Predicted 3D model of a 102-nucleotide RNA (Glycine riboswitch aptamer). It matches the Rfam family "Glycine riboswitch aptamer". Rfam describes the family as follows. This family represents the bacterial glycine riboswitch.
[in-house]
RNA sequence: ACAGACGAUACGGGAGAGCCCAGACCGCUCGAAAGAGAGGUCAUGGCGCCGACGGAGCAACCACCCCCGGAAACUCUCAGGCACAAUCACCGUACCGUUGGA
Numbered sequence: 001a002c003a004g005a006c007g008a009u010a011c012g013g014g015a016g017a018g019c020c021c022a023g024a025c026c027g028c029u030c031g032a033a034a035g036a037g038a039g040g041u042c043a044u045g046g047c048g049c050c051g052a053c054g055g056a057g058c059a060a061c062c063a064c065c066c067c068c069g070g071a072a073a074c075u076c077u078c079a080g081g082c083a084c085a086a087u088c089a090c091c092g093u094a095c096c097g098u099u100g101g102a
Base pairs, nucleotide, nucleotide: 004099005098006097007096009094010093011092012091013090018047020046021045022044023042024041025040026039028037029036030035048082049081050080054078055076056075057074061070062069
C1' cells in the first nucleotide's frame, strides 16, 4: 500500500396488509322543491389486517465464580403502516473515515 471489518454519504434494487364501513365538510349532477347520486378532504369514529423504520420481550448462543450483561429477519404490535406515492430491514456498487491480518 492492500484484503477484510465497522460507520457515514450517494446511486440502483427492495415486501406486506381495507384506495373497507360510517360521520362531518366541500363543490358537482338530476330535481320545482323535498331529496337522491357519484367524487374529494378530514389529527373523526368503528371493525379488520401488516411488519422490513423505531420500540419492547423471550430464546439458541456469547460472556461470567455468582449477580448483572449482549443477543434475531423470532414474538408482541406501543408507535408506525394498509391504492399510487413516501418510509423501509436487507443486497450490490462508488466514495470518505476508523481499524487493519497474511

Of the family's consensus pairs, 90% are formed in the model.